[in-house]
RNA sequence: GGGACCGUAGCUCAGCGGUUAGAGCAGGCGACUCAUAAUCGCUUGGUCGAAGGUUCAAUUCCUUCUGGUCCCA
Numbered sequence: 001g002g003g004a005c006c007g008u009a010g011c012u013c014a015g016c017g018g019u020u021a022g023a024g025c026a027g028g029c030g031a032c033u034c035a036u037a038a039u040c041g042c043u044u045g046g047u048c049g050a051a052g053g054u055u056c057a058a059u060u061c062c063u064u065c066u067g068g069u070c071c072c073a
Base pairs, nucleotide, nucleotide: 001072002071003070004069005068006067007066010025011024012023013022018056027043028042029041030040031039049065050064051063052062053061
């Protein structure tokens, strides 16, 4: 220099056009226990990397930028 993939909750990820964005783990509160762990119940938490475009509608499609991983040279 050329190319591919990824960026969504504190972490690991799902969701790939239809209007309240979800799960597990983690955190908080409670139940259970003599107590702790485990288990169970409830619950907090998000400018969907940034900007622009397409659309009635964008996390999802397009462009650019940006960060990361990998391949080729």
The RNA shown here (transfer RNA) has 73 nucleotides and comes from a Candidatus Moraniibacteriota bacterium. The sequence was found in a public genome assembly. Its Rfam family is "tRNA". It is annotated as a transfer RNA. Its mean pLDDT, the model's own confidence on a scale to 100, is 83.